[in-house]
RNA sequence: CGAGCGGAACAAAUGACCGCGGCUCGCAAGAGGUGAGGAACGUCCGAGCACCACAGGGCAGGACGCCGGGUAACGCCCGGUGAAGGCGACUUCAAGGAAAGUGCAACAGAAAUAUACCGCAGCGCAAGCUGCAAGGGUGGAAAGGCGAGGUAAGAGCUCACCGGAGCCAAUGGUAACUUUGGUUCCCUGUAAACCCCGUCCGGUGCAAGAUUGAUAUAGGAGCAUUGAAUAGCGGCCCGUUAAGCUUCGUGUAAUCGCUCGAGCCUGUUGGCAACAACAGGCCUAGACAGAUGGUCAUAUAAACAGAACUCGGCGUAUGAGCCGUCUCGAUCC
RNA sequence: GCCUCUUUAGCUCAGUUGGUAGAGCAUGCGGCUGUUAACCGCAGUGUCGUUGGUUCGAGUCCAACAAGAGGCG
Numbered sequence: 001c002g003a004g005c006g007g008a009a010c011a012a013a014u015g016a017c018c019g020c021g022g023c024u025c026g027c028a029a030g031a032g033g034u035g036a037g038g039a040a041c042g043u044c045c046g047a048g049c050a051c052c053a054c055a056g057g058g059c060a061g062g063a064c065g066c067c068g069g070g071u072a073a074c075g076c077c078c079g080g081u082g083a084a085g086g087c088g089a090c091u092u093c094a095a096g097g098a099a100a101g102u103g104c105a106a107c108a109g110a111a112a113u114a115u116a117c118c119g120c121a122g123c124g125c126a127a128g129c130u131g132c133a134a135g136g137g138u139g140g141a142a143a144g145g146c147g148a149g150g151u152a153a154g155a156g157c158u159c160a161c162c163g164g165a166g167c168c169a170a171u172g173g174u175a176a177c178u179u180u181g182g183u184u185c186c187c188u189g190u191a192a193a194c195c196c197c198g199u200c201c202g203g204u205g206c207a208a209g210a211u212u213g214a215u216a217u218a219g220g221a222g223c224a225u226u227g228a229a230u231a232g233c234g235g236c237c238c239g240u241u242a243a244g245c246u247u248c249g250u251g252u253a254a255u256c257g258c259u260c261g262a263g264c265c266u267g268u269u270g271g272c273a274a275c276a277a278c279a280g281g282c283c284u285a286g287a288c289a290g291a292u293g294g295u296c297a298u299a300u301a302a303a304c305a306g307a308a309c310u311c312g313g314c315g316u317a318u319g320a321g322c323c324g325u326c327u328c329g330a331u332c333c
Numbered sequence: 334g335c336c337u338c339u340u341u342a343g344c345u346c347a348g349u350u351g352g353u354a355g356a357g358c359a360u361g362c363g364g365c366u367g368u369u370a371a372c373c374g375c376a377g378u379g380u381c382g383u384u385g386g387u388u389c390g391a392g393u394c395c396a397a398c399a400a401g402a403g404g405c406g
Stems, first nucleotide, its partner, number of pairs: 001329004005324003010319001013298006020035002023032003037304001041315002044313005049205004056238004061201005066080005081095001082093004096196002101194002103190003117136002119132005144162002147159003163186008172177001209256004219248005230242003263282008334405007343358004352389001360376005382398005
C1' cells in the first nucleotide's frame, strides 16, 4: 500500500423567531420548563399486568432439543465440545433417536435394501442347470479398504494392518467430550416424512379491565326454566360454576388503568464472559382523531424511519466516519 | 390495535404422499367460406413473488423478506 477479519460507539449541535401536546405557576393575559428511535418497524418469541375458577384431570395439538452458566422468563445471551468452510484472522450449525416401528428413494441400472446383465468357475455335445460376487457398467447412494491365506471359482470365509460404530475400563474435564487399552461388530440415506424419547405450553389482550354518571333497566322477536339448552370452557371429553340465553333496535360520556420501571448514569468488587452485588446520583413524552413542526444563522445537514399498556430478546431497513500488540499478500529500509 | 389467507403461462385457476409443471380462454399459423364469425387441425408461452436452508433432488418442507386480499372490534 492492497485485500480481508473482528469490535464498540454516534445518529448532529448551539442560538433566534413563529407554532403544537402534556406539566407547574397565575383570577386572567401570559410566563417557565419539558416533548420519539436504534430500530419507535415486522408482530417472530419470552414475560409483567388485567379478566375469565389463582388455571382443575385426560386426549388431541404446538414449540424446543450437544454441555455448563446467565436471566423474572425465553426458541435469547455468554463460555465450551463436536462437525463443516477458509492459507489465515475467523465464521457457520433446527447439533436427541435411522441398532423401536412404518413410509419414500423419480430417471438410469440386472438389482435401491434387495439382486445377478456382462462376467468367473463346475457339470453338460448343446440348450441349459448349479455355485460365486473379485472385476465391468448405472447411480447422489450398490453390503468398509488393501494384502496374504484359502478355493473348482470366489467371498471378513480366516488372519495382519488401516478406517468406522457400540459397549467396558482407565486418564484429563463440573459436563458435553478427549486420549489410551480391551472387547463385539461392519449395520444405505432421509425424522425442516410420519413417528419415538425428553423438556415446556389454559384462553383472551389495555378496544384487557375498574369506578362514576346518563338513559330508566325503552322496546320487539325467538329459545329455555332440565343438573343444564347456552355460557365461563375459543379443538374434544370429564369435572365444575351460573337461571336465564340469543337476536334486532337504542345508547356508548368522564376519570382511572397511563407511565417510577426486572428503570437510567457513574464508580468499586466478583466473574474469562453473559451478568450479579454494593455505593452515590437522576426523573427522562403520555395523546384519545391523536403533539413532537417550520424559517434563518454558524462555508454544510444529507440515511432508514414517527410512540399509543409496559418491559427483555430476535429479525429486517439504514448514514458518514472511528478503533485494533488481528490476518494474508506485495514493495522498501 | 389484533388475527387469517393468497402469490403458478397474457387472463382465470389445477398441481393428491417431494421425482420431466398442466387445463380453459386469449394469441399466432393453416383449413373451411365469395367474405367474416362459428367450426376443424397445429404451434408458441413460465427463473412457480424474492433470498437463503434441509434433501441425491423443492412449485411442494423450513426460515426471513416483499406485494396483495379479507375478518374482529
This is a predicted complex of two RNAs, RNase P RNA and transfer RNA, with 406 nucleotides together. Rfam match: Bacterial RNase P class A. The family's RNA type in Rfam is ribozyme. Its mean pLDDT, the model's own confidence on a scale to 100, is 76.